Predicted 3D model of a 700-nucleotide part of an RNA (large-subunit ribosomal RNA, domain II) from a Candidatus Gottesmanbacteria bacterium. The source organism's lineage runs through Bacteria, Bacteria candidate phyla and Candidatus Gottesmaniibacteriota. The coordinates come from a structure-prediction model, not an experiment, and the mean pLDDT is 81. The RNAcentral record of the full RNA draws on ENA. Rfam family: Bacterial large subunit ribosomal RNA.
Context: one part of a larger RNA
RNA sequence: AUGAGUUGCCGUACGUUUUAUAGUCUAAGCCAGUAAUACUGGUGGAGGCGUAGUGAAAGCAAGCCCGAAAUGGGCUUCCCGAUUUAAUCGGGAUUAAAAGCGUAUGGCGGACCCGAAACCGGUGUGAGCUAAGCCACGACAGGGUGAACCCCGAUGAAAAUCGGGGGGAGGCCCGAACUCGUCGUUGCUGCAAAAACGUGAGAUGAUCGCGGCUUAGAGGUAAUAUGCCAAUCGAACCCGGAGAUAGCUGGUUCUCCCCGAAAUAUAUUUAGGUAUAGCGUCUGGGGUCUCUCUUUCAGGGGUAGAGCACUGAAUGAUUCGCCAAGCGUAAGCGAGGCGAAUCUAUCAAACUCCGAAUACUGAAAGAUAUUCCAGGCAGUCAGUCCUACUCGGCUAAGCGAGUGAGGUCGAAUAGGGAAACAACCCAUACUCUCAAUUAAGGCCCCUAAAUUUUGGCUAAGUUGUAAAUGAGGUCGAAUCGCUUAAACACCCAGGAGGUUGGCUCAGAAGCAGCCACCCUUUAAAGAGUGCGUAACAGCUCACUGGACGAGUGGUUCGGCGCAAAAAAUGAACGGGGAUAAGCCAAAUGCCGAAGUUAGAGAUUCCCGCCUCAUCGGCGGGAGUGGUAGGGGAGCGUUCUUUUUGCGGUGAAGCAUACGCCGUAAGGCGGUGUGGAGCGAAAAGAAGUGCGAAUGUCGGU
Numbered sequence: 001a002u003g004a005g006u007u008g009c010c011g012u013a014c015g016u017u018u019u020a021u022a023g024u025c026u027a028a029g030c031c032a033g034u035a036a037u038a039c040u041g042g043u044g045g046a047g048g049c050g051u052a053g054u055g056a057a058a059g060c061a062a063g064c065c066c067g068a069a070a071u072g073g074g075c076u077u078c079c080c081g082a083u084u085u086a087a088u089c090g091g092g093a094u095u096a097a098a099a100g101c102g103u104a105u106g107g108c109g110g111a112c113c114c115g116a117a118a119c120c121g122g123u124g125u126g127a128g129c130u131a132a133g134c135c136a137c138g139a140c141a142g143g144g145u146g147a148a149c150c151c152c153g154a155u156g157a158a159a160a161u162c163g164g165g166g167g168g169a170g171g172c173c174c175g176a177a178c179u180c181g182u183c184g185u186u187g188c189u190g191c192a193a194a195a196a197c198g199u200g201a202g203a204u205g206a207u208c209g210c211g212g213c214u215u216a217g218a219g220g221u222a223a224u225a226u227g228c229c230a231a232u233c234g235a236a237c238c239c240g241g242a243g244a245u246a247g248c249u250g251g252u253u254c255u256c257c258c259c260g261a262a263a264u265a266u267a268u269u270u271a272g273g274u275a276u277a278g279c280g281u282c283u284g285g286g287g288u289c290u291c292u293c294u295u296u297c298a299g300g301g302g303u304a305g306a307g308c309a310c311u312g313a314a315u316g317a318u319u320c321g322c323c324a325a326g327c328g329u330a331a332g333c334g335a336g337g338c339g340a341a342u343c344u345a346u347c348a349a350a351c352u353c354c355g356a357a358u359a360c361u362g363a364a365a366g367a368u369a370u371u372c373c374a375g376g377c378a379g380u381c382a383g384u385c386c387u388a389c390u391c392g393g394c395u396a397a398g399c400g401a402g403u404g405a406g407g408u409c410g411a412a413u414a415g416g417g418a419a420a421c422a423a424c425c426c427a428u429a430c431u432c433u434c435a436a437u438u439a440a441g442g443c444c445c446c447u448a449a450a451u452u453u454u455g456g457c458u459a460a461g462u463u464g465u466a467a468a469u470g471a472g473g474u475c476g477a478a479u480c481g482c483u484u485a486a487a488c489a490c491c492c493a494g495g496a497g498g499u500u501g502g503c504u505c506a507g508a509a510g511c512a513g514c515c516a517c518c519c520u521u522u523a524a525a526g527a528g529u530g531c532g533u534a535a536c537a538g539c540u541c542a543c544u545g546g547a548c549g550a551g552u553g554g555u556u557c558g559g560c561g562c563a564a565a566a567a568a569u570g571a572a573c574g575g576g577g578a579u580a581a582g583c584c585a586a587a588u589g590c591c592g593a594a595g596u597u598a599g600a601g602a603u604u605c606c607c608g609c610c611u612c613a614u615c616g617g618c619g620g621g622a623g624u625g626g627u628a629g630g631g632g633a634g635c636g637u638u639c640u641u642u643u644u645g646c647g648g649u650g651a652a653g654c655a656u657a658c659g660c661c662g663u664a665a666g667g668c669g670g671u672g673u674g675g676a677g678c679g680a681a682a683a684g685a686a687g688u689g690c691g692a693a694u695g696u697c698g699g700u
Base pairs, nucleotide, nucleotide: 001696002695007109008108009107010106011105012104013103014102015101016100017099018098019097023049024048025047029043030042031041032040033039053060054059063075064074065073066072077093078092079091080090081089082088112251113250115248119241120240121239122238124237125236131215132214133213134212135211137209138208139207140205142174143173144172145170149166150165151164152163153162154161155160178202179201180200183198184197185196186195217233219229220228221227226235254634255633256632257631258630259629264277265276266275267274268273278380279379280377281376282375283374284373285372286371290369292367293366294365295364296363297362298361299360305354306352307351311348312347313346316343317342318341319340320339321338322337323336326333327332383409385407386406387404388403389402390401391400392399415426416425417424430601431600432599433598435597436596437595441591442590443589444576445575446574450588452587453586454585455584456583457582463578469563470562473560474559475558476557477556478555479554480553481552482551491546492545493544494543496520497519498518501515502514503513526541530539531538602624603623604622605621606620607619608618609617610616635689637686638685639684640683641682642681643680644679645678646677653673654672655671656670658669659668660667661666
């Protein structure tokens, strides 16, 4: 620079303009061609037919007539349907609209633009690559092995066997040229759109090769790999059908103003598509009880809850019946099992003898401002989180499903708070202001505002992650014990005898274990609380006295703390830091938003006035976030028409951190460059506005 809703026809709606829409044929005569009263051409619109019907007619008229009248009948006009055209028939309506233009939109066409893989057609092009075949021709160092066959010798009765020599076969062996391409490395914007290096396979054969010829895509060729048929092959390439189709992805160009969704229902070879409804917008109309809310009244219900009367589940007891291990000579008893009844405590989405609150329906009254009908144009059919109540899941999920006239977000909502943070809390941004006042949340510093006041709590940096559970943390409350007849703790003293209780034991003496757990002396002292010994011993406790001299224990509840507490860079107050600047209860101030208020201005709708003349002005009121989307008003570009202008004293174009005007798209001017064309007003017509499309073309 270029690049995407265009255009034709047929509809629908709205706006606007025009009109109540008619044509067709000439006759006589005259003129010309002429000799012509034939004929031909021209002229001539007088007149005819048609454009409305109906009635006997006056007349009336898309109607008219009959009739007092009609929803009846006749004819007509219009619409629909049938019918091969015309004509006709049937039905309906009958107080007329039609055409042009514009805007929006639907249908058919490429139909907003770009984009497939594919499909089909053709006397279409290809076998210079490669596959196979045909014709003629060419190539294969050297070495090894040594088939058939032939000859000679030995042995043998013979058949034959053995030995030697010659010979030179083979999809034989080794190995160059040649052909191939096994393994590895390099290369991988390569030397190369398949190579290089090393290492390999075949190398007289189904070998390798030059040249010529043949087979063609619904096909050929193929020792079949779906291989090859010109770097292309599950169907070559080229051109055409062709702008194939694309319920899919991407893109779709100037401005301002008003309103403003949906992610649901039903159906769908339907589920990321579409149709109708729902929800949006615009136009016209109806209407005040039509929508919504509150109160009152009248209704039906079987949810929450509750209950066990039914259906089921399920606990214990009693009684009875049946079965029954076992016991018993027998009578009989009987663990256990099954069933029934009664009593008792229970459970249920698919149980109910009961049974709300809400919700829903209707009526009345009040409040409010919507609501309803018709039509044009949509978009939406992936929703999201929070909340209340449910379901699935694990009373898991930033999980899945549902209900709410619950809320939010929705590339549809910005602002303040939550450090940061669509969906949480506060609050709905018309513009401007270095004004005020509040919300949530905050007020030591970062950081606007209290190092504010009062009373408590916390010592854990708890605050600033978490449970069961655990604990002489600490504060408060309650309750039960003991206590000046001296409690609790420490200290002094005692803590004895039968007896080493019995059993067991190698031993068992308070203290391995089992049994029993008495008696006596006492102020008190267990046949022993723990340590200890091989067993004793020893220490200690319970219990008692003394000394001391005032509180001391148990349990329960509550507040705040403690442990429980392990993860990967250092990260569990936003940071600094804080003992309040933490927590609880209370108080007074202040800060804090685009909320509200104040001032100025713009604009939309409604009402009133100026005069209603639709324009305009003034005053008042309510508004002005916005995606998909609907509606309105404009700016600019190219060309056309009419009118009117500018230009070598410098047009367009280009440049400009120059000035002015307008709410914006934009407009006017200055300056520089440029060097010949270009505007304005009013209308009209469009190849009419670019940042995106892995866009296209040119340049770097």